[in-house]
RNAcentral holds the sequence, with entries from ENA and MGnify. The RNA shown here (transfer RNA) has 71 nucleotides and comes from a Gemmatimonadales bacterium. Its Rfam family is "tRNA". It is annotated as a transfer RNA. From the family's description: Transfer RNA (tRNA) molecules are approximately 80 nucleotides in length. The coordinates come from a structure-prediction model, not an experiment, and the mean pLDDT is 83.
């Protein structure tokens, strides 16, 4: 320098064009003499910028991060 893959919550991840889900973690409450466990509730996310479309996490392109192969 070139090819390919990948990017969703703090972490691990589901979601193949029509309301973004789960588990663990975190916060609050209940329970308890205190904690743990358990139960209930809550906060928190589609890397960026464009395009296609009535509608984009999803399709296309750019940029950025990561991985891999070739040179």
């Nucleotide at each position: 320098g070139g090819g390919c893959c990948u990017c969703u919550a703090g972490u691990u991840u589901a979601g193949u064009g029509g309301c973004a889900g789960a588990a663990c973690g975190c916060u609050u409450g209940a329970c308890u003499g205190c904690g743990g466990a358990u139960c209930a509730a809550g906060a928190a996310g589609c890397a960026u910028c464009g395009g296609u479309u009535c509608g984009a996490u999803u399709c296309c392109g750019u940029u950025g991060g990561g991985g891999u192969c070739c040179a």